[in-house]
The RNA shown here (Bacterial RNase P class A) has 356 nucleotides and comes from an Actinomycetota bacterium. The coordinates come from a structure-prediction model, not an experiment, and the mean pLDDT is 77. Rfam family: Bacterial RNase P class A. Rfam links the family to the GO terms tRNA processing, dimeric ribonuclease P complex and ribonuclease P activity.
RNA sequence: GGAGGUGGCCGGGCGGCCGCGGGUGCUUCGUGCACCUGAGGAAGGUCGGGGCUCCACAGGGCAGGGUGCUCGCGAGAGGCGAGUCGGGGUGACCCGCAGGAUAGUGCCACAGAGAACAGACCGCCGAUGGACGCGCUGCGCGAGCAGCCGUCACAGGUCAGGGUGCAACGGUGCGGUAAGAGCGCACCAGCGGCUUCGGUGACGGAGUCGGCUCGGCAAACCCCACCCGGAGCAAGGCCAAGACGGAGCAGGGUGGCCCGCCCGCGACGCUCCAGGUAGGCCGCGUAGAUGGAUGGUCGCCCAAGCGGUCAACUGGGACCGCCGGACAGAACCCCGCCUACAGGCCACCUCCCCUC
Repeated sequence: GGAGGUGGCCGGGCGGCCGCGGGUGCUUCGUGCACCUGAGGAAGGUCGGGGCUCCACAGGGCAGGGUGCUCGCGAGAGGCGAGUCGGGGUGACCCGCAGGAUAGUGCCACAGAGAACAGACCGCCGAUGGACGCGCUGCGCGAGCAGCCGUCACAGGUCAGGGUGCAACGGUGCGGUAAGAGCGCACCAGCGGCUUCGGUGACGGAGUCGGCUCGGCAAACCCCACCCGGAGCAAGGCCAAGACGGAGCAGGGUGGCCCGCCCGCGACGCUCCAGGUAGGCCGCGUAGAUGGAUGGUCGCCCAAGCGGUCAACUGGGACCGCCGGACAGAACCCCGCCUACAGGCCACCUCCCCUC
C1' cells in the first nucleotide's frame, strides 16, 4: 500500500419565520397568551416468551402440537454467553432444524448385472462334476475300465480388475487359491466393548480386546426426553340519555254482575328499581390519541459524490460551482428474535506485496 475479519458507535448541526399534540398557570371566559414537554435503533414484522384482563378447569391417560449437543445466565423463551462436535476459509474468522438408523416399519429416482445381510454384463477360472481326443501308461481274451495329459467353456466357481451411480459391503502388502476373496497374517483407517487419564459436562487423549467392516434418509412414519388450557386493551371495569321491562301512586275511560265506597282491564301523567344501547370515563405510563400531534419553509455550516482550476509527485491538499443526508412514524407495557437502512467514525485482528 492492497484485500479482508470481528466488535461497537453515529446516522446531520445552528438560527429565523409559520404551525401541531399534551400539561401547568393567567385570563377580559370570545377564547387567547406565557412557560414546560413531545419517536426509533429498529417505534416496523406481529414471530417467540411474560406481565395484565376475562373465560374454562377434580386427578390420570390418549390424541394433537412444540423443542432437541453441553454447561452457565435468565421470570421465561425457539433468547444470550462460553464451549463440544461436524462443515467452510491460506488466515483473522464464519456456518450448522446438531437426540436415536444397534427398537421396529418404510424409501433410495435415472443409470447399472446388482441399491442392503446385494450382485455374474464384460473379464478371470473351470480345481470338482460333465463332454470330446486315431495322446501316453497300466489292467483285461474282449466290449471296455482306471490313472495321467490335452481340448471345450456345459454345470458351475469368483467380486481382484473393467463399467454404472450421490452411494457398490474397508486400504496397502505378503501368503493362499483352479481363479479369487478378511480366507489367513502384518500395518493403517473405521466401529464397538473394557481400562485409564483430563474435563462440572458435551467430549477428548492413550492402551487393550474383537475380523466386528455394520451404506444413506428421522426436514418419512416412529422411538426417547422435556414442555404446552383458550382468547386478547375491539381484553376488561365504572357511569349511563332515549326507548323497552318491573313496582308503587294517581287515573280520562271501559267490561262484568249479586248495581256497590264491588271485582277487573287500562290511555295519559308522576316517583322508584333493574339490566343495558348510544355516549362518556377508567384501564393508560415524566410522549400518548375517540382515525391517530411530534411538521413545513428559508439561510448558513458539516460529511459524502460529480465537474473545473491551481499546487504536489514519499504525495494524496487549496479554492469555485453543482448536487446533497438512508430505513422508517409510538397506540397497553416489558424481555427477545427477525427484517429494512444513503453515508460515515472508532478499536482490535488476519492474509498478500513493497521499502528500511